[in-house]
Molecule: c-di-GMP-I riboswitch aptamer
Organism: Bacillota bacterium
RNA sequence: CGGGGAAAAAGGCAAAUGUUGCGAUAGGGUCAGACGCAAAACUGCAGGCCUGCGGGAGUCCGCCUCCUAUGGCGGCAGGGUUGGACAU
Numbered sequence: 001c002g003g004g005g006a007a008a009a010a011g012g013c014a015a016a017u018g019u020u021g022c023g024a025u026a027g028g029g030u031c032a033g034a035c036g037c038a039a040a041a042c043u044g045c046a047g048g049c050c051u052g053c054g055g056g057a058g059u060c061c062g063c064c065u066c067c068u069a070u071g072g073c074g075g076c077a078g079g080g081u082u083g084g085a086c087a088u
Stems, first nucleotide, its partner, number of pairs: 012037002017032002020029001022027001035075001041081003045078001047076001048073003054068005
């Protein structure tokens, strides 16, 4: 320096839910709270998933149906970048 990963040590993050704001929604921020996580740190690069304000098409004219991401999910696995400890 690289790989691997504990039944160690010191720590870290924070699901559901609640609070209070933002947003058309998906979702995200603050605080509380811990289901879990060895990258559950950052990144939307390609895939996948979610939403459909707006746009388009249809229409039984309904708050309807379908398509569409420029929106979102990093706790969906992948890629990229960076990091902690030291039994081995």